[in-house]
Context: one part of a larger RNA
RNA sequence: CUGGGCGUAAAGCGUACGUAGGCGGUUUGGAAAGUAGGCUGUGAAAUCCCCGGGCUCAACCCGGGAAUGGCAGUCUAAACUUCUUGACUAGAGAUCAGCAGAGGGAGGCGGAAUUUCUAGUGUAGCGGUGAAAUGCGUAGAUAUUAGAAGGAACACCAGUGGCGAAGGCGACUUUCUGGGCUGAUACUGACGCUGAGGUACGAAAGCGUGGGGAGCAAACAGGAUUAGAUACCCUGGUAGUCCACGCCCUAAACGAUGAGAACUAGCUGUUGGAGGAAUUUGACCUUUAGUAGCGUAGCAAACGUGAUAAGUUCUCCGCCUGGGGAGUACGGCCGCAAGGCUAAAACUC
Numbered sequence: 001c002u003g004g005g006c007g008u009a010a011a012g013c014g015u016a017c018g019u020a021g022g023c024g025g026u027u028u029g030g031a032a033a034g035u036a037g038g039c040u041g042u043g044a045a046a047u048c049c050c051c052g053g054g055c056u057c058a059a060c061c062c063g064g065g066a067a068u069g070g071c072a073g074u075c076u077a078a079a080c081u082u083c084u085u086g087a088c089u090a091g092a093g094a095u096c097a098g099c100a101g102a103g104g105g106a107g108g109c110g111g112a113a114u115u116u117c118u119a120g121u122g123u124a125g126c127g128g129u130g131a132a133a134u135g136c137g138u139a140g141a142u143a144u145u146a147g148a149a150g151g152a153a154c155a156c157c158a159g160u161g162g163c164g165a166a167g168g169c170g171a172c173u174u175u176c177u178g179g180g181c182u183g184a185u186a187c188u189g190a191c192g193c194u195g196a197g198g199u200a201c202g203a204a205a206g207c208g209u210g211g212g213g214a215g216c217a218a219a220c221a222g223g224a225u226u227a228g229a230u231a232c233c234c235u236g237g238u239a240g241u242c243c244a245c246g247c248c249c250u251a252a253a254c255g256a257u258g259a260g261a262a263c264u265a266g267c268u269g270u271u272g273g274a275g276g277a278a279u280u281u282g283a284c285c286u287u288u289a290g291u292a293g294c295g296u297a298g299c300a301a302a303c304g305u306g307a308u309a310a311g312u313u314c315u316c317c318g319c320c321u322g323g324g325g326a327g328u329a330c331g332g333c334c335g336c337a338a339g340g341c342u343a344a345a346a347c348u349c
Base pairs, nucleotide, nucleotide: 003321004320005319006318007303008302012317014201015200016199017198021194022193023192025088026087027086029084030083031082033081034080035077036076037075038074039073040072041071042070049065050064051063052062053061054060091191092188093187094185095184096183097182098181099180103177104176105175106174107173108172110154115149116148117147118146119145120144121143125136126135162169163168206247207246208245209244210243211242215241216240220236221235222234223233258316259315260314261313262312263311266294267293268292269291270290271289272288273287274286275285276284298305299304322349323348324347331342332341333340334339
């Protein structure tokens, strides 16, 4: 390189948007680049192959043929691809009317609880553990009552429920705003799919500046445990966790399963619509978009998967190629740093 692959064996970029590129619905006419056929020219000779001949044979030599897998010109064909012209509506979009939702940003506001402070009642313990001790408490703790302050998180509802591209999103309310689904339509008319580079978003931890700091809690200190105990348990406790702005760009970023399209048995739930029948409701039927559990065929090394495919096909991208060395070194790019991205080899089994 080819081939074969990528749920779990190596392998799907964390996710989306999108440039180039690749691929692209139905149909009319035209062109003829690809495509197909014919003809012509060229494809030096020698060599190789076939036939015949000459040296006594052979090597060798001579003659003829084939081959030279190709390129160009010209003529023809027009099914397919392409280009062009006109048309279409099944893809895509649009309009109108509805629907559900922890989708996102900003502002406001609520109750429970923890902690602290103030005041009252009250007295000797509290706390903690396997058992203890450190710790707190006669300077009045714990408990209890009232009040105040402050920060963070939102019990029940809550659900193999919902929304979002992913990360993720959960009190209530106002406002701004994105997407989705359903039904209808007399609109546009292929405007589409994918997407190297690129751009944006991207949990937690971490970083910078300024705030904030109730609870929790790396580090740290002490008490235990233990042979030791730089741990597990306990008492404390600082960064951090929270907010604003700016960075970082990584995760078992997982469905370990890229995106889009079409087709291929059934059954049972559940969420959001629409319609029908019936009508008091419930229950029922059809259809549609999700979501979950079984399961046929098929697939699969097996496990399993099975219309939300890992089935049958098509288009495009990414990635893999024995283990270790190593996601490391060097170089480059990015970053304040931590580090990230890209990414080997020697050697060894």
Small-subunit ribosomal RNA, central domain from an uncultured prokaryote, 349 nucleotides, folded computationally. RNAcentral holds the full RNA, with entries from ENA.